Large-subunit ribosomal RNA, domain II from a Verrucomicrobiaceae bacterium, 687 nucleotides, folded computationally.
The organism belongs to Verrucomicrobiaceae, within Bacteria.
The coordinates come from a structure-prediction model, not an experiment, and the mean pLDDT is 85.
It matches the Rfam family "Bacterial large subunit ribosomal RNA". Gene Ontology terms of the family: ribosome and structural constituent of ribosome.
It was read from a public genome assembly.
Context: one part of a larger RNA
RNA sequence: GUCUGCGAGUCAAUGCGUGUGGCAAGCCUAAGCCCUUCUGGGGUGGAGGCGGAGCGAAAGCGAGUCCGAAUAGGGCGUUUAGUUGCACGCGUUGAACCCGAAGCGGUGGUGAUCUACCUAUGGCCAGGUUGAAGCGUCUUUAAUCGGACGUGGAGGACCGAACCGGUGAACCUUGAGACGUUCUCGGAUGAGCUGUGGGUAGGGGUGAAAGGCCAAUCAAACCCCGUAAUAGCUGGUUCUCCCCGAAAUGUAUUUAGGUGCAGCGUCAUGUGCUGAUCAAGGGGGGUAGAGCACUGAAUGAGCUAGGGGGCAUACCCGCCUACCAAACUCAAUCAAACUCCGAAUACCCUUGAGUGAAACAUGGCAGUAAGACAGUGGGGGAUAAGCUUCAUUGUCGAAAGGGAAACAACCCAGCUCUGCAGCUAAGGUGCCAAAAUAACGCUCAGUGGAAAGGAAGUGAGAUUUCAUUGACAGUGAGGAUGUUGGCUUAGAAGCAGCCACCAUUUAAACAGUGCGUAAUAGCUGACUCAUCGAGAGAUCUCGCGCCGAAAAUGAUUGGCGAUCAAGCGUUAUACCGAAGCUCAGGAUUGUACGCACUACGGUGCGUGUAGUGGUAGGGGAGCGUUGUAUACGCCUCGAAGCGGGAAGGUGACUGACCGUGGAGUGUAUACAAGUGAGGAUGCAGAC
Numbered sequence: 001g002u003c004u005g006c007g008a009g010u011c012a013a014u015g016c017g018u019g020u021g022g023c024a025a026g027c028c029u030a031a032g033c034c035c036u037u038c039u040g041g042g043g044u045g046g047a048g049g050c051g052g053a054g055c056g057a058a059a060g061c062g063a064g065u066c067c068g069a070a071u072a073g074g075g076c077g078u079u080u081a082g083u084u085g086c087a088c089g090c091g092u093u094g095a096a097c098c099c100g101a102a103g104c105g106g107u108g109g110u111g112a113u114c115u116a117c118c119u120a121u122g123g124c125c126a127g128g129u130u131g132a133a134g135c136g137u138c139u140u141u142a143a144u145c146g147g148a149c150g151u152g153g154a155g156g157a158c159c160g161a162a163c164c165g166g167u168g169a170a171c172c173u174u175g176a177g178a179c180g181u182u183c184u185c186g187g188a189u190g191a192g193c194u195g196u197g198g199g200u201a202g203g204g205g206u207g208a209a210a211g212g213c214c215a216a217u218c219a220a221a222c223c224c225c226g227u228a229a230u231a232g233c234u235g236g237u238u239c240u241c242c243c244c245g246a247a248a249u250g251u252a253u254u255u256a257g258g259u260g261c262a263g264c265g266u267c268a269u270g271u272g273c274u275g276a277u278c279a280a281g282g283g284g285g286g287u288a289g290a291g292c293a294c295u296g297a298a299u300g301a302g303c304u305a306g307g308g309g310g311c312a313u314a315c316c317c318g319c320c321u322a323c324c325a326a327a328c329u330c331a332a333u334c335a336a337a338c339u340c341c342g343a344a345u346a347c348c349c350u351u352g353a354g355u356g357a358a359a360c361a362u363g364g365c366a367g368u369a370a371g372a373c374a375g376u377g378g379g380g381g382a383u384a385a386g387c388u389u390c391a392u393u394g395u396c397g398a399a400a401g402g403g404a405a406a407c408a409a410c411c412c413a414g415c416u417c418u419g420c421a422g423c424u425a426a427g428g429u430g431c432c433a434a435a436a437u438a439a440c441g442c443u444c445a446g447u448g449g450a451a452a453g454g455a456a457g458u459g460a461g462a463u464u465u466c467a468u469u470g471a472c473a474g475u476g477a478g479g480a481u482g483u484u485g486g487c488u489u490a491g492a493a494g495c496a497g498c499c500a501c502c503a504u505u506u507a508a509a510c511a512g513u514g515c516g517u518a519a520u521a522g523c524u525g526a527c528u529c530a531u532c533g534a535g536a537g538a539u540c541u542c543g544c545g546c547c548g549a550a551a552a553u554g555a556u557u558g559g560c561g562a563u564c565a566a567g568c569g570u571u572a573u574a575c576c577g578a579a580g581c582u583c584a585g586g587a588u589u590g591u592a593c594g595c596a597c598u599a600c601g602g603u604g605c606g607u608g609u610a611g612u613g614g615u616a617g618g619g620g621a622g623c624g625u626u627g628u629a630u631a632c633g634c635c636u637c638g639a640a641g642c643g644g645g646a647a648g649g650u651g652a653c654u655g656a657c658c659g660u661g662g663a664g665u666g667u668a669u670a671c672a673a674g675u676g677a678g679g680a681u682g683c684a685g686a687c
Base pairs, nucleotide, nucleotide: 001687002686003685004684005683006682011094012093013092014091015090016089017088018087019086020085021084022083023082026050027049028048032044033043034042035041036040054061055060064076065075066074067073097236098235100233104226105225106224108223109222110221116200117199118198119197120196121195122194123193124192125190127159128158129157130155134151135150136149137148138147139146163187164186165185168183169182170181171180202218204214205213206212239622240621241620242619243618244617249262250261251260252259253258263368264367265365266364267363268362269361270360271359273356277353278352279351280350281349282348283347289341290339291338295335296334297333299331300330301329302328304325306324307323308321309320310319311318371396372395373394374393375392376391377390378389379388380387401412402411403410416586417585418584419583421582422581423580427576428575429574430560431559432558436573438571439570440569441568442567453547454546457544458543459542460541461540462539463538464537465536466535474531475530476529477528478527480504481503482502485499486498487497510525514523515522587612588611589610590609591608592607593606594605595604596603597602623676625673626672627671628670629669630668631667632666633665634664641660642659643658644657647654648653
């Protein structure tokens, strides 16, 4: 892991409600006792309980009573049947749907054969080295001290086996081993190591102290018991079909992943047009926008207090100002916490329509209270986030189908079943791949299939200037004189810089557009003529393109591929395209009508009509398993079980018949449950 079996809302008491019985202004007995055909049934038993009257704290009064001075006023009552069985739903108390802690307690117990320390009694430490005290001899001294040489054999002394340990590394890491092996390393006469017997026990021991150790267990051992501890937490919770169908919000919470109340769901009963929505009419508002009349912000100009600066001044007076600047004026602006104004929507009310799986009220039962994305209006953030927080709508959640290549939340559209029928939506119609190789334009970039920004790409439109009295571009010629203008300067001659920018001759020619020179020179432009012969220049707007464009395994509009497209824009007509709609048939739920039956609660049949996605959840109807009671059956001419299985039923399931098997078993009605398995890192067994 698979298979087989087992495996989770139970029982009791009590309360609320629903259904269905008994009796009824009453209803019911409990324990006990008696009888009996004795796990049962019948009788007795009114102790007691609920109801029948309430109000008040109470005395008390009473259809009233309490507060009160009150005959006022107000509160609670008086006007409608209860009670007791059975069944079901739910609450509460119990282990209370099942499994699961870490833990807490016990004047309960077992452990020092591991290990810590203590105790008694034993054992062990190759070999080598060093050479303390003391002593002796010699020397030295007045004598000591001291020195030398011997002797001696001390030490938590040295090196190093056994022994004890465990420093570093590698290996091992489903190991040879639940802590090892190899190499290396520390101690090795000591606070040494070790054998055997004994002692200390769980809030206790022992501890050269690490919260270490106390039998592979230690911030309180192990076993048993309280014990099914508790778990606002995680996981699991077993047959079918039908009807409806949420929430992820508000508020409160030692509350935030829990819960109470409300909201939203469902079921029952009642009300009976009240509902969503639409139309008409009437309202209040201060948002969007706009505005500057207030409050503020902010720019320029004017005017002008005050201040700064300058001049002047013994003082008082003064003057100037390309400084700063209040108030005021003009012009042009800005605002969530500004408003002289002011919508669309939304909201409230009235009237009319509106019979809807509408509304409202009461009661039973819930679940939800982690939401997500998208559009729109805002806050936070960086006008970041698949970010966060509100409002509002949609979808997902709980929604399948078609489209977006693939893609909960986008677009279309809401799946009752069957059909080898039809029409459409979004989106599409070269091929993959169902359906158009339609028309008129644009694009040349494979743009389509990345931005700011940049550019004589190209198409369309608009304004304007020049032009057959000859434009634009090209080519030929001219482009002069006063003059090297004046100043400056070493020089300044059109061309470093400053000032001026005239006049003459002309078809035209600048006191000079650029290059150039030390300064000149030189080249060129403006300007003019000739040649040529028809458009040329500037600005703006719009469409589609170009550049901008660098990433790590091989690239990508989904692919192939496509250029008067199979790209983009416009237009037209066809077609394809879904579980949408239609058509044909079937099932089922609500409802209307008709008929039949009825325990009057309803039930059945037919026709019409509207429905039938669904998580949590509510409601309804059933299937099957085991047993009990009653009735009727089957079975050695073959029961159950097992293998197959026509056929039937929406389904749980039923099941003729065949085989196997070899002794029990079914159907109907009612009742009672140890009543349904794929899940719980479920439990046991097998493989």